[in-house]
Context: one part of a larger RNA
RNA sequence: GGAUGAACGCUGGCGGUCUGCUUAACACAUGCAAGUCGAACGGUCGUAGCAAUACGAUAGUGGCGGACGGGUGAGUAACGCGUAAGAACCUGCCUUCAGGACUGGAAUAACAGAGGGAAACGUCUGCUAAAACCGGAUGUGCCGAAAGGUGAAAAAUUAAUUGCCUGAAGAGGGGCUUGCGUCUGAUUAGCUAGUUGGAGUGGUAAAAGCACACCAAGGCGACGAUCAGUAACUGGUCUGAGAGGAUGAGCAGUCACACUGGGACUGAGACACGGCCCAGACUCCUACGGGAGGCAGCAGUGGGGAAUUUUCCGCAAUGGGCGAAAGCCUGACGGAGCAAGACCGCGUGAGGGAGGAAGGCCCUAGGGUUGUAAACCUCUUUUCUCUGGGAAGAAGAAUGACGGUACCAGAGGAAUAAGCCUCGGCUAACUCCGUGCCAGCAGCCGCGGUAAUACGGAGGAGGCAAGCGUUAUCC
Numbered sequence: 001g002g003a004u005g006a007a008c009g010c011u012g013g014c015g016g017u018c019u020g021c022u023u024a025a026c027a028c029a030u031g032c033a034a035g036u037c038g039a040a041c042g043g044u045c046g047u048a049g050c051a052a053u054a055c056g057a058u059a060g061u062g063g064c065g066g067a068c069g070g071g072u073g074a075g076u077a078a079c080g081c082g083u084a085a086g087a088a089c090c091u092g093c094c095u096u097c098a099g100g101a102c103u104g105g106a107a108u109a110a111c112a113g114a115g116g117g118a119a120a121c122g123u124c125u126g127c128u129a130a131a132a133c134c135g136g137a138u139g140u141g142c143c144g145a146a147a148g149g150u151g152a153a154a155a156a157u158u159a160a161u162u163g164c165c166u167g168a169a170g171a172g173g174g175g176c177u178u179g180c181g182u183c184u185g186a187u188u189a190g191c192u193a194g195u196u197g198g199a200g201u202g203g204u205a206a207a208a209g210c211a212c213a214c215c216a217a218g219g220c221g222a223c224g225a226u227c228a229g230u231a232a233c234u235g236g237u238c239u240g241a242g243a244g245g246a247u248g249a250g251c252a253g254u255c256a257c258a259c260u261g262g263g264a265c266u267g268a269g270a271c272a273c274g275g276c277c278c279a280g281a282c283u284c285c286u287a288c289g290g291g292a293g294g295c296a297g298c299a300g301u302g303g304g305g306a307a308u309u310u311u312c313c314g315c316a317a318u319g320g321g322c323g324a325a326a327g328c329c330u331g332a333c334g335g336a337g338c339a340a341g342a343c344c345g346c347g348u349g350a351g352g353g354a355g356g357a358a359g360g361c362c363c364u365a366g367g368g369u370u371g372u373a374a375a376c377c378u379c380u381u382u383u384c385u386c387u388g389g390g391a392a393g394a395a396g397a398a399u400g401a402c403g404g405u406a407c408c409a410g411a412g413g414a415a416u417a418a419g420c421c422u423c424g425g426c427u428a429a430c431u432c433c434g435u436g437c438c439a440g441c442a443g444c445c446g447c448g449g450u451a452a453u454a455c456g457g458a459g460g461a462g463g464c465a466a467g468c469g470u471u472a473u474c475c
Stems, first nucleotide, its partner, number of pairs: 001475004006471005013346006019339002021304001026302003030299003035064003040061002043058006071257003080182007089174003094170007102136004111126004116121001141150003155162003183229003190220003195217004200212003232254004236247004259280005282293004310336001312335003318332001319330004349379004359370004384412006393402001419464005424445003430459005440447002
């Protein structure tokens, strides 16, 4: 000098664009953050109607989605990440192609009845539907040398669409393997028994000690194994002429985690943040028998801290889930609010005005300086206040949270708007008074013990400016 997710002190007019718990991965009151489909199904209810029926609602069965989106960085020094390759794999929805959808059956929730429990919830008996479930048939597939074995399906309505099953391919996504790279310590030198390899069996979507019994005795290591400490990684960011050094907030990609530890279930996909089971700590309810919970989602509270915001508006846009659609849901997102936290822009007036007023300060008492500064005159209206109009963003119908916002026009009046630090040298800027090694200053050198340009005040000056200084950290 540059930089910051900054903080503190003094001060503070406006706009745009961003950013905002770096500490306790501490504990959380309350609300919301994942639903949707009646064009899969049987019911029930409501409205209209005399009725037939029409329209609507939806507890339950069923389908798809809750594996995305959102948060955090605790763990991890690792194929975790980055990069370059690879072979033994899976893939819902989407696209293309080929073929199919035949024939039967048994239940069950809802519901009704009975009775249990404080509740959470649960039991028995009976009835019922389906695109829920189960047989048989067929089947390009799969297994097998062959013979042979094995393996599907579902319909709906507004009647021209949507769905269902099997196989092949694609796209996109994912799992796995390998080379190289990836912090510090030797005041850590040896480490390793499923350990290294074999053939076998099992296992997985898939290669593999992935697992198991057997056999062999290997494998790693001063090119730093093991151990210990620290740490999510990257594109990037800051700095620097570069090489490099530091860093990983925000945005984007990957990984990991979801009160702590363990486990599987379902599923195309999880060993699953707002799913389940067990154990633990903590909190809450209880009729003491037993139950309920998990903000590292958005707001918000307590606590910790130098320090970090509203319990706001809207699904109008973009995107996502479901649906044939209308649509519903969406604290993703779009916006508004708060904060000079950062960057950028604008303003606090312009021109004239000397007998150089008054006052202040200094003085050799002549004067000098503040100073064209003020007053005063002539203008202007960015801002400001008031009034009126008023968007684009919407996808040629309808639909705008932002928002009566941006913007435009008119009126008024210099009106509403300047501070902070410094002045011994480095380093731009000097005098007086007070103090008297005191009080104090200080980044370094150093100032202060009676004439202090270095302390405190005043006048003046220098620098930057809605900021200015200080502290912390990095180059």

The part of an RNA shown here (small-subunit ribosomal RNA, 5' domain) has 475 nucleotides and comes from an uncultured bacterium. The full RNA is in RNAcentral, with records from ENA and SILVA. The coordinates come from a structure-prediction model, not an experiment, and the mean pLDDT is 88.